[in-house]
RNA sequence: AGAGUUUGAUCCUGGCUCAGGAUGAACGCUGGCGGCGUGCCUAACACAUGCAAGUCGAACGAAGCUGCGUUGACGGAGACUUCGGUUGAAGUUGAUGCAGACUUAGUGGCGGACGGGUGAGUAAUGCGUGAGCAACCUGCCUUGAAGAGGGGGACAACAGCUGGAAACGGCUGCUAAUACCGCAUAACAUAUUUGGAGGGCAUCCUCCGGAUAUCAAAGGAGCAAUCCGCUUUAAGAUGGGCUCACGUCUGAUUAGUUAGUUGGCAGGGUAACGGCCUACCAAGACUGCGAUCAGUAGCCGGACUGAGAGGUUGAACGGCCACAUUGGGACUGAGAUACGGCCCAGACUCCUACGGGAGGCAGCAGUGGGGAAUAUUGGGCAAUGGGCGAAAGCCUGACCCAGCAACGCCGCGUGAAGGAAGAAGAUUUUCGGAUUGUAAACUUCUUUUAUGAUGGACGAAGGAAGUGACGGUACAUCAUGAAUAAGCCCCGGCUAAAUACGUGCCAGCAGCCGCGGUAAUACGUAUGGUGCAAGCGUUAUCCGGAUUUACUGGGUGUAAAGGGAGCGCAGGCGGUUCUGCAAGUCUGAUGUGAAAGCCCGGGGCUCAACCCCGGAACUGCAUUGAAAACUGUGGGACUAGAGUGUCGGAGGGGUAAGCGGAAUUCCUAGUGUAGCGGUGAAAUGCGUAGAUAUUAGGAGGAACACCGGUGGCGAAGGCGGCUUACUGGACGAUGACUGACGCUGAGGCUCGAAAGCGUGGGGAGCAAACAGGGUUAGAUACCCUGGUAGUCCACGCUGUAAACGAUGAAUACUAGGUGUUGGCACGCAUAGCGUGUCGGUGCCGCCGCAAACGCAUUAAGUAUUCCACCUGGGGAGUACGUUCGCAAGAAUGAAACUCAAAGGAAUUGACGGGGACCCGCACAAGCGGUGGAGCAUGUGGUUUAAUUCGAAGCAACGCGAAGAACCUUACCAGGUCUUGACAUCCCUCUGACCGGACCUUAACCGGUCCUUCUCUUCGGAGCAGGGGAGACAGGUGGUGCAUGGUUGUCGUCAGCUCGUGUCGUGAGAUGUUGGGUUAAGUCCCGCAACGAGCGCAACCCUUAUCUUCAGUAGCCAGCGGUUUGGCCGGGCACUCUGGAGAGACUGCCAGGGAUAACCUGGAGGAAGGCGGGGAUGACGUCAAAUCAUCAUGCCCCUUAUGACCUGGGCUACACACGUGCUACAAUGGCGUAAACAAAGGGAAGCAAAGCCGCGAGGCUGAGCAAAUCUCAAAAAUAACGUCUCAGUUCGGACUGUAGUCUGCAACCCGACUACACGAAGCUGGAAUCGCUAGUAAUCGCAGAUCAGAAUGCUGCGGUGAAUAAGUUCCCGGGUCUUGCACUCACCGCCCGUCA
Repeated sequence: AGAGUUUGAUCCUGGCUCAGGAUGAACGCUGGCGGCGUGCCUAACACAUGCAAGUCGAACGAAGCUGCGUUGACGGAGACUUCGGUUGAAGUUGAUGCAGACUUAGUGGCGGACGGGUGAGUAAUGCGUGAGCAACCUGCCUUGAAGAGGGGGACAACAGCUGGAAACGGCUGCUAAUACCGCAUAACAUAUUUGGAGGGCAUCCUCCGGAUAUCAAAGGAGCAAUCCGCUUUAAGAUGGGCUCACGUCUGAUUAGUUAGUUGGCAGGGUAACGGCCUACCAAGACUGCGAUCAGUAGCCGGACUGAGAGGUUGAACGGCCACAUUGGGACUGAGAUACGGCCCAGACUCCUACGGGAGGCAGCAGUGGGGAAUAUUGGGCAAUGGGCGAAAGCCUGACCCAGCAACGCCGCGUGAAGGAAGAAGAUUUUCGGAUUGUAAACUUCUUUUAUGAUGGACGAAGGAAGUGACGGUACAUCAUGAAUAAGCCCCGGCUAAAUACGUGCCAGCAGCCGCGGUAAUACGUAUGGUGCAAGCGUUAUCCGGAUUUACUGGGUGUAAAGGGAGCGCAGGCGGUUCUGCAAGUCUGAUGUGAAAGCCCGGGGCUCAACCCCGGAACUGCAUUGAAAACUGUGGGACUAGAGUGUCGGAGGGGUAAGCGGAAUUCCUAGUGUAGCGGUGAAAUGCGUAGAUAUUAGGAGGAACACCGGUGGCGAAGGCGGCUUACUGGACGAUGACUGACGCUGAGGCUCGAAAGCGUGGGGAGCAAACAGGGUUAGAUACCCUGGUAGUCCACGCUGUAAACGAUGAAUACUAGGUGUUGGCACGCAUAGCGUGUCGGUGCCGCCGCAAACGCAUUAAGUAUUCCACCUGGGGAGUACGUUCGCAAGAAUGAAACUCAAAGGAAUUGACGGGGACCCGCACAAGCGGUGGAGCAUGUGGUUUAAUUCGAAGCAACGCGAAGAACCUUACCAGGUCUUGACAUCCCUCUGACCGGACCUUAACCGGUCCUUCUCUUCGGAGCAGGGGAGACAGGUGGUGCAUGGUUGUCGUCAGCUCGUGUCGUGAGAUGUUGGGUUAAGUCCCGCAACGAGCGCAACCCUUAUCUUCAGUAGCCAGCGGUUUGGCCGGGCACUCUGGAGAGACUGCCAGGGAUAACCUGGAGGAAGGCGGGGAUGACGUCAAAUCAUCAUGCCCCUUAUGACCUGGGCUACACACGUGCUACAAUGGCGUAAACAAAGGGAAGCAAAGCCGCGAGGCUGAGCAAAUCUCAAAAAUAACGUCUCAGUUCGGACUGUAGUCUGCAACCCGACUACACGAAGCUGGAAUCGCUAGUAAUCGCAGAUCAGAAUGCUGCGGUGAAUAAGUUCCCGGGUCUUGCACUCACCGCCCGUCA
């Protein structure tokens, strides 16, 4: 930093999509370790259980405990004993005093207003930034001043009685205090009043005095010093309260809101100001600079992204706010309207003895629920911090740690070096190999991590000691051994990375374009590869790319987009000059902009993430000083903008009234007679009751020919006969007046074609609707005949148009040329011309602009100001709402859903029932056919065991097939073979193979017999046959849409391209277009083109004329011979044959043309303008034809889809079509006798002559591998004869009999012959084909294939016409041009309805 996607291609507009970064994430696959962070985004849903706020006995009484002292009671060990008793320990239990460390229910103090959670509400009682309080409060803390005298009465606890299930009480009685209450004292406190001084910002404030009134206190510890408290007060600090300015989301389809509302006065209330509250008075207050209403939302420091400006966001950390089950309320207190306080009400849950009670996890864990989704009912107060306390200390789910989770960021590892037989395996292959791959194995080495063992912290804090949850953790050392550790996505393009197989528009993929219909680099799998890596992908969201909302930084003629036009309030912007101020502006200083974060420089964890320190920055706000150019503002002046006055001309500008002629229609009357009218053609209609036509008179309405013009006027819509009245604007001249009075203009107001609506008139013509006729498959249309609203007038409404220059208004500047219109000035040679100037209206054109087209002083150029509008296509200018309207409807104006385009301009083609030009047997003019008949042949269809396959408009159909009885043959039935009918290789056996005979068989197959190898260095080799195993053979099986080659066709049409240059942003254009000309892109001329290539033409073959050479098997003019046959001698002159040449080139003449190319005519010539014919087929089109000529990829079959044999079929037959033959007859048929070719073939051949047969043919066989012999007779023709218009002496199908030939074999299924039979058919509907000269037509001959079998095919000659010299039309083609929404290209595209 860009890329993909609209098109056949191009440029542009424009949307969609991708590559990047980020996340409190979730899901899929996978998962080694550590550090640092983070973890209910959803139900502010409901919560079991435990903990989260207590502390002080140094405020107080009391209770308890221990010890000691005193004392009472019980007790009775033991001792003594006179046995009567005496004494009396331990122990139990009371009273009392003292002491002690401690425990604590209650009174009391401080703290529960902090810390912790959440984001429901809130669009401003909030937050952020900056100010203010002369309108305020502040416990604990700090500093200062002053003080604490003397009294009093209670209430808990406790005791007794008592209620209740419980919670919780009630009554009576006792008692202490730092609890409570008077009294005294007191001002620098408060209130009232008063004197003075000073200050300010309006109310006012401060200080120094006087008088009056009021109000205090508590003690505790200690041996003590003293310490901690208490009261009043002044300050500070901290924390709060209130006020102001600015900023703070969306919607106008929310435009008006407000009654304590806005203000005043008085009072109340508060710490304090205030309608905060109350009474009275006034009627205000807010709002288009967006009030009110509705929706959404905690705000910020910051975070993410971005080059920035911005956009999005507000988890974690920090500041503020709000809330604590929902709603309301106050109390206490320095502070609350109080998360773990109180009261009331609601919902819910729990307990209950039914009478009543208890509760509030949005604290930490945890549970249920919701959800795609978010953790442990852990340890510790060791550290930091908080509460209480004099302190020890207690409390602290704040906090510090641990646990869980790849949720994120950062770091490390999963080994390193050597190692080619390039192992095996796998994949692929052109089978040779290649890749995986130094990868592995193997050798050597290391030990981070994990594991084990030993040692073992910092964190602890001033001088010493003690104190560690984390934790035997981090870390260090040692030990073992490569041992414990790699996945995920992707590989068609964008986007780095490809092959095989499977699948076959199926299964599937896909972010966009798109992929998949039998060879998928896009699906699935494998192998290989790319990328990232303990992660990788997907999904969701945000920014970016997107200059795709454009401040930076876009547009509006045609792509989306200029309001239909004007006037104009607000607003925005505004001419020249002087002067003041300083709001904007510029600049300096000060304060603030919290910390954290970002950035820079250092430092600490091994590094990094992370953390610490310092700096910078925070682009902002406020205060203050200075400047005065510009903007602003105050004042003064000016005239160039704007306006006024005076003079002048132009005009369909507007409104009203009057007048005019032409024409249509109607009425009346006359003339007049059969049609008129209308159309592509008709009909409906009118007309003998007199139309149309024509003449005269009259009625009525509407519109104003010619002039008339890219001419005029108007803001636009619009305005057209003439006259008058009233009236608006612009323009020119003049330069007298005003002195910036200007421009634009959201809302608003006015005007606004046609159609339409209302009321009342009017109504000739025209004419929606409607009726009839016609057209048509239909015709609710186009055409015709009628015809009502309407069109006209008056007054209202509607408010829209392709209301267009698809171009908003204003001002200034920026080359020209040429028309036209209205004025003015000057000059002149004055019916006029020229020059200049101001206003309008056109065309051409430079710079510049533009995607291009184009615009271009009338800008779409260069600038400024203001307004309006646009942001992909469709849905849709639709729905809903609102406003307007009588209605029709207008204005405003979405969304769901859907597509990846929609679109603009230009380019190449194709196409057009667009245009121009040209050509072709294309038409026309002719000749002959086809289509009708019979037959032949091919095809379709049908049939069949099979009727093998292919060819399908032209360009398949007498085509492949230049020839199916078997074979061919690919098809069918039956029989048979399996390394095979054919090829190569291997092993083994034999000496054959071939040939002959026989048996068997439908035949092949099978069986038997006879005959029987070559070379040799004697090892063997070659050849042939039998047998065997496998590689393989074989396939006319599929795909001509996988292919090569070959071919058809447009078309023998004149086209198709390239190099360099030039033009264009580009696709492309130019050349190749234009003017002529040609059969031709043939040639000439011109030209930003100049050249070249493939085509055209020529070169090649043949034919037409001549020359020359040669002369046998050809020829015979002259000579000779002759059997009369060029037969012979001889000769090659001629014909001919086949070699080489000549000849034709618009060369010559005339005319035309441009002096050219060339055209027309002529001469000469065998031939004349390409002499005739052939071969020759450009770039390409049709996925044209052929896998069955051949070759070939892939797929398929392998005792069969291969191979062999017999028989059948390809020859079928209701029918349809194509191509032909023969005819229908007298231009003919038949008969007799007679004449003239060319080109070919011939040895498994052509065959003469002769004989036989009516004949096909047979027998025999001369000659000939051919200018020698032979097929071979040419036929039409001409001559003579006959037939005489008929289904015939035409025509020959079909059929019968008898034959011939070929062949192994003519039944299916050959050709020919003879005799007999003698069908249809009398010239062919619609339609359609060929042909322009030796052609059509007609006549025969030959050849290939072939044993035999042409009416087909390919050639050959004979006879031999007619018509056209044109291009209107049909068909096809070429060139130029035009339109286009087509480009698979009109057999296109596309609309509606139905399914």